[in-house]
Molecule: c-di-GMP-I riboswitch aptamer
Organism: Roseateles sp. DAIF2
């Protein structure tokens, strides 16, 4: 440096759920909590999924329906960068 990752050692992260807050929502932050994770570290310009505020269209119209990402998800996939230990 590359590849592999059962086990070991030191450890790390933290699903659901609950509380508080932000957001239109998806979701996010903090605290608790652990389903799990060898990258469950970072990246949203490959795909995919979620939401639909603003905008547009329609209607039986102070409301409802449909379209739509510039919003979100890296713990959905691919890819890129970085990293501990062990073995080859």
């Nucleotide at each position: 440096u590359u590849c592999u990752g059962c086990a070991a050692a030191g450890g790390g992260c933290a699903a659901a759920c609950c509380g508080c807050g932000c957001g239109a929502a998806a979701g996010c932050g903090c605290g608790g909590g652990a389903c799990g994770c060898a990258a469950a570290g970072u990246c949203a310009a490959c795909g995919g999924u979620c939401u639909a505020a603003a905008g547009g269209g329609c209607c039986u119209g102070u409301g409802g329906c449909c379209c739509c990402a510039u919003g979100a998800c890296g713990g959905c996939u691919g890819g890129a960068c970085u990293g501990c230990c062990a073995g080859a």